[in-house]
Context: one part of a larger RNA
RNA sequence: GGCACAUGGUGGAUGCCUUGGCAUCGAGAGCCGAUGAAGGACGUUGGAGCCUGCGAUAAGCCCUGGGGAGCUGGCAACCGAGCUGUGAUCCGGGGGUGUCCGAAUGGGGAAACCUGGCUGGAAUCAUGUCCAGUCACCUGCACCUGAAUGUAUAGGGUGUGUGGAGGGAACGCGGGGAAGUGAAACAUCUCAGUACCCGUAGGAAGAGAAAACAAGAGUGAUUCCGAGAGUAGUGGCGAGCGAAAUCGGAUCAGGCCAAACCGUGCGCGUGUGAUACCUGGCAGGGGUUGCGUGUACGGGGUUGUGGGAUAGGUCUUCGCAUUGACUGCCAUCGUGCGGCGGAGUAAGAAAACACGUUGCUAAACCUGAGUCUGUUGGAAAGCAGCGCCGUAGAGGGUGAGAGCCCCGUUGGUGUACGUACGUGUCUCCGUUGGUCUACUCCCAAGUAGUACGGAACCCCUGAAAUUCUGUACGAAUCUGGCGGGACCACCCGUUAAGCCUAAAUACUUCUCGAUGACCGAUAGCGGACAAGUACCGUGAGGGAAAGGUGAAAAGUACCCCUGGCGGGGAGUGAAAUAGUACCUGAAACCAUGUGCCU
Repeated sequence: GGCACAUGGUGGAUGCCUUGGCAUCGAGAGCCGAUGAAGGACGUUGGAGCCUGCGAUAAGCCCUGGGGAGCUGGCAACCGAGCUGUGAUCCGGGGGUGUCCGAAUGGGGAAACCUGGCUGGAAUCAUGUCCAGUCACCUGCACCUGAAUGUAUAGGGUGUGUGGAGGGAACGCGGGGAAGUGAAACAUCUCAGUACCCGUAGGAAGAGAAAACAAGAGUGAUUCCGAGAGUAGUGGCGAGCGAAAUCGGAUCAGGCCAAACCGUGCGCGUGUGAUACCUGGCAGGGGUUGCGUGUACGGGGUUGUGGGAUAGGUCUUCGCAUUGACUGCCAUCGUGCGGCGGAGUAAGAAAACACGUUGCUAAACCUGAGUCUGUUGGAAAGCAGCGCCGUAGAGGGUGAGAGCCCCGUUGGUGUACGUACGUGUCUCCGUUGGUCUACUCCCAAGUAGUACGGAACCCCUGAAAUUCUGUACGAAUCUGGCGGGACCACCCGUUAAGCCUAAAUACUUCUCGAUGACCGAUAGCGGACAAGUACCGUGAGGGAAAGGUGAAAAGUACCCCUGGCGGGGAGUGAAAUAGUACCUGAAACCAUGUGCCU
């Protein structure tokens, strides 16, 4: 020096464990904010720090419901001082307080700071100081003012509003909108109307009651799912892209206006002195009330077997009043009241209240049966024996595998704030409707359509319909218009250019419950621990490592060596080679002892 064996050190793999994660399902909730949010800064407990809670009333204040013996949050003990059967701590519900920043809003500002005006108050001889309130901008409405410029308007001001502003994971709608890639290169094409940016809304959004489909037969708003179907198509006919009718299901719901015509108010134009007009008839009376037009409001009206208006005819229909239509009578129309009928806070107007042997819902409450005998062990829940309960033998804990020890589970009970449903009060609507005829009137205009340009549709401009749109032209009103894939005819369907509409559908920041051929500390979220922390970066941003004594600290009194660290005895414990460098404790690596070889 090497090899082998043994014993140690170092190191932290492996095994076992789980406080934490991941995924899915079900239910709930689906917004918060100028009554100041989300998110923070700084404070706050008798005693330093971090986390949690809270806000100068600061681990808390008041009321109320539950609960029933201890309590003063966690790391986390120790000491001190207290509270509590006059019911504390704790768990629900409601209220109060809530510094400063932040949309941040009196003004400013390098966020958590500086500095004002006005009103009222505290203090001072007075100023400085302090407290409460108020003062940003935009906008709707009402009112007051008010230029160029006569009427006006712009502008200015005051009051008022739970008005707006900002935040939020995904889902929705709209406005913009790539490239890597694929095409085995690449340009049309694809990726893809995706990613991303912006705007904006809701608990869902959007869509939605046929100017729809279909095809000689019919369907009857929209949305979503399964098929139709990778079909018909489209496509440097390459790569690729890719429907619909129809059928089967989920869910089902239909409504309101514009216009014609009538009336009222206001504005403008025009006409006339009675022959217009004042609902009709007769008589009287009035005096610009007329006619045309614009506008606001009320009535009327809403459809495709076309509908409505107006006029006339016909059938039918509750009552009373009318101090309404210039007056009197009759008729007609209107209005009010009562009765009757219908509907309702989802669409169409809109609030609120009461009641209920009613349902759901908070904290909660009740709920069976061995701590029996022996045995091993530090410890029994193990083993042996004898019993019991079960609508409970899910699960967890307890000194090792516990139905009967504890918490639960099972099965029941339970009310407040609320909420749902029902009834009533209440509110709204109707109280005539049908039918026939007819010349006339209305039925959504810079719209439909056309040309050119661009886009969406399975559809890349094609024979290219349909839909949307920039520019330029530019109709018709039912004997009208649009569609049925160029276009024409016949036939069929439908009625655009106004609006609203629940459900079935999408998603999960969040709450509760459940489950797993999901992970088990280099895994599983980046994070089981002071984690978006430490640390890095001017910044946007990047971003860790780090779990385990034991059943219980019983965490080694006392003695010895030592400056200390550390160790040797003694003691605790089942175990200390379990000693806060702590379960197990692999390998690399380092030693010691013994043997063999050189």
Overview
Predicted 3D model of a 598-nucleotide part of an RNA (large-subunit ribosomal RNA, domain I) from Nocardioides sp. AX2bis. The source organism's lineage runs through Bacteria, Actinomycetota, Actinomycetes, Nocardioidaceae and Nocardioides. Rfam family: Bacterial large subunit ribosomal RNA. The prediction has a mean pLDDT of 81.